[in-house]
């Protein structure tokens, strides 16, 4: 360059429990360990969850869903980037 099959010094940390923190979805800190070769970092594509709203179609009305906005998931998937270790050569 290439490539994750195997390992885990060393690093990260899922449910779950406390603390704060937000309307919520979550964020975040402590404890905890399922799993994790990017579970490092970016909300670009898709998804999926939340909080809000108007109009509009359907004979009508209402609820729901869709559009619209405004955010969460980076441990759903893809893409972008930086990097560890192992194989390989």
């Nucleotide at each position: 360059c290439g490539g994750a099959a195997c390992a885990a010094a060393g690093c990260c940390a899922a449910a779950c429990c406390c603390g704060u923190u937000g309307c919520g979805a979550g964020g975040c800190g402590g404890g905890g360990a399922c799993g994790g070769a990017a579970a490092g970092c970016c909300g670009c594509g898709g998804a999926c969850c939340u909080c809000c709203u108007u109009a509009u179609a359907a004979a009508g009305u209402a609820a729901a869903g869709g559009c619209g906005g405004a955010g969460g998931u980076a441990g759903c998937c893809g893409g972008g980037u930086u990097g560890c270790u192992c194989c390989a050569a």
Molecule: c-di-GMP-I-GGC riboswitch aptamer
Organism: Nitrosovibrio tenuis